[in-house]
């Protein structure tokens, strides 16, 4: 240089057009003499950036960034 793919919380994932869950960490509770384990519960996301379509975009489309793979 071409061509693929991936980008969602602190991390690991899921969602494919119509309130962004889910495990783990965190914080607060309960359960114990007391701690892990277990049970409940909250907080935490401008969904990589721009712009388009649409009544609406994490999802479609088109440019830009990073990452990782194939090709020369």
């Nucleotide at each position: 240089g071409g061509g693929g793919g991936u980008g969602u919380a602190g991390c690991a994932u899921a969602g494919u057009g119509g309130u962004g869950g889910u495990g783990c960490a965190u914080c607060c509770g309960g359960c114990u003499g007391a701690u892990a384990a277990c049970c409940g519960g909250a907080a935490g996301g401008u969904c990589c950036c721009a712009g388009g379509u649409c009544c609406g975009a994490u999802c479609c489309c088109u440019g830009g960034c990073a990452c990782c793979c194939c090709c020369a």